[in-house]
């Protein structure tokens, strides 16, 4: 500073605390980055990083607007230079070169 906050996913197990709660594993969700899937675009993939399983305060009849307040704008190792991982996965549509 720029985008989203629509709609999804646990009245689930485990520990702490007086209590609100918070942690810890599992499982689940979700295309924000990277990356793959053909070079581009669509679009699609939980693979590597994040993150999420209850936002909200006022205004408005109502649409919607809005302040807060959250999450994204990869990640490690190194800190000159640079160098690691990122499915043994699955298929589509257009484009433009050849």
């Nucleotide at each position: 500073a720029c985008a989203u906050c629509a709609a999804g996913a646990g009245u689930g197990g485990g520990g702490c605390u007086g209590a609100c709660g918070c942690c810890c594993a599992c499982g689940c969700c979700a295309a924000c980055c990277u990356g793959c899937u053909u070079c581009c675009c669509g679009a699609g993939c939980a693979a590597g990083g994040u993150g999420g399983c209850g936002c909200u305060a006022c205004c408005g009849c109502a649409a919607g607007g809005g302040g807060g307040g959250a999450u994204g704008u990869g990640g490690c190792c190194a800190a000159c230079c640079g160098g690691c991982a990122a499915c043994c996965a699955a298929a589509c549509g257009g484009g433009u070169c050849a």

Background:
Predicted 3D model of a 98-nucleotide RNA (SAM-I/IV (S-adenosyl methionine) riboswitch aptamer) from a soil metagenome. It matches the Rfam family "SAM-I/IV (S-adenosyl methionine) riboswitch aptamer". Rfam links the family to the GO terms S-adenosylmethionine metabolic process and regulation of gene expression.